[in-house]
Molecule: transfer RNA
Organism: uncultured Opitutia bacterium
RNA sequence: GGCUGGAUAGCUCAAUGGUAGAGCAGUUGACUCUUAAUCAAUUGGUUCCGGGUUCAAGUCCCGGUCCAGCCA
Numbered sequence: 001g002g003c004u005g006g007a008u009a010g011c012u013c014a015a016u017g018g019u020a021g022a023g024c025a026g027u028u029g030a031c032u033c034u035u036a037a038u039c040a041a042u043u044g045g046u047u048c049c050g051g052g053u054u055c056a057a058g059u060c061c062c063g064g065u066c067c068a069g070c071c072a
Stems, first nucleotide, its partner, number of pairs: 001071007010024004018055001026042005048064005
């Protein structure tokens, strides 16, 4: 340098173009002599950045940044 895949909650990851979610973590409560565990509720998002298409974009198109792999 070229090709392929990826970037979404604090972490790991989902999401046919049609209300952005789960598990873990966090917070509050229950339970317990206490802690842990368990149970219930709950908070948490500039979907990497900039444009385009569309009634509507995490998703499609263009450019860029970063990460991983392969080739040279």